């Protein structure tokens, strides 16, 4: 360099035009003499940018990271 692909919470992954969710983890509280487990509450995320659209995490296109295959 050329093709595919892929970016969502600290990690690992759902979502699919119209309320942004799970597990793990963090914090707090409850339970324990305590610590562990358990239970309850909470904070915490769509990679930049432009297009379509009444409305984009979701479609389109451009960059930028990753991966992968060809040379």
């Nucleotide at each position: 360099g050329g093709g595919u692909u892929u970016g969502u919470a600290g990690c690992u992954c759902a979502a699919u035009g119209g309320g942004a969710g799970a597990g793990c983890g963090c914090u707090c509280g409850g339970u324990u003499u305590g610590c562990a487990c358990c239970c309850g509450a909470g904070a915490a995320a769509u990679g930049a940018g432009a297009g379509u659209u009444c409305a984009a995490u979701u479609c389109u296109c451009u960059c930028c990271g990753g991966a992968u295959c060809c040379a």

The RNA shown here (transfer RNA) has 71 nucleotides and comes from a Myxococcales bacterium. It was read from a public genome assembly. It matches the Rfam family "tRNA". Rfam classes the family as a transfer RNA.